This is a predicted structure of a 72-nucleotide RNA (transfer RNA) from a bacterium. It matches the Rfam family "tRNA". By type it is a transfer RNA. Model confidence (mean pLDDT): 83 of 100.
[in-house]
RNA sequence: GCCCUCAUAGCUCAAUGGAUAGAGUACAGGCCUCCGAAGCUUGGGAUGCGGGUUCGAUUCCUGCUGGGGGCA
Repeated sequence: GCCCUCAUAGCUCAAUGGAUAGAGUACAGGCCUCCGAAGCUUGGGAUGCGGGUUCGAUUCCUGCUGGGGGCA
C1' cells in the first nucleotide's frame, strides 16, 4: 500500500429494511431476612463519527476513525 472482517448498555452478546432496539451480567430501589447472601420483582442505561439511498436504516451504499486477520 491492497483485500477481508468487526464497532449496539459498565462488560459479554442478539435484532429479515418496519412493533417502545432486546437478553445475560453488573448497578440502583422494593419484597424477603435479626442483618447479609441467595431468590423474586421494578427501574435507569446503548446503535463509533460524517454523508447518501429509502415512506422508513442497527441493517444497504460511501468517506473517516479505531480493533482483528490476510497478501505484498